[in-house]
This is a predicted structure of an 81-nucleotide RNA (c-di-GMP-I riboswitch aptamer) from Solirubrobacter deserti.
It matches the Rfam family "c-di-GMP-I riboswitch aptamer". Gene Ontology term of the family: cyclic-di-GMP binding.
Taxonomically the source falls in Solirubrobacter (Bacteria, Bacillati, Actinomycetota, Solirubrobacterales).
C1' cells in the first nucleotide's frame, strides 16, 4: 500500500421493539434488547428517500432529517501478500 473476514487475538457497534426526555415533524439522546455489521468508526460532498413552511392541478423555492439507502472522502484492530 492494497486485499480478506475462513480461521487466530482483543474486542467494538446495536436493527426492530419497550421506557424516559427533546422536537410541529422526519428524527435525536439515554437505558433495556440483540436483527445484523470487516469499518454498522467519523463525515451531509454527490445522489436518493423522509419532514416542515410557502404554494400549487402538478410544481418551484426555502429550512431541516436519515451515515444500518448508494457512491465518495478521512481514520483504524487482526491475518497473510
Nucleotide at each position: 500500500g492494497a486485499c480478506g473476514a475462513a480461521a487466530c487475538a482483543a474486542g467494538g457497534c446495536a436493527a426492530c421493539c419497550c421506557c424516559g426526555c427533546c422536537g410541529u415533524g422526519a428524527g435525536g439522546c439515554g437505558g433495556g434488547u440483540u436483527c445484523g455489521c470487516a469499518a454498522a468508526g467519523c463525515c451531509a460532498g454527490a445522489g436518493g428517500c423522509c419532514u416542515u413552511c410557502u404554494g400549487u392541478a402538478g410544481g418551484u423555492g426555502a429550512a431541516g432529517g436519515c451515515g444500518g439507502c448508494u457512491c465518495a472522502g478521512c481514520u483504524a484492530c487482526c491475518g497473510g501478500c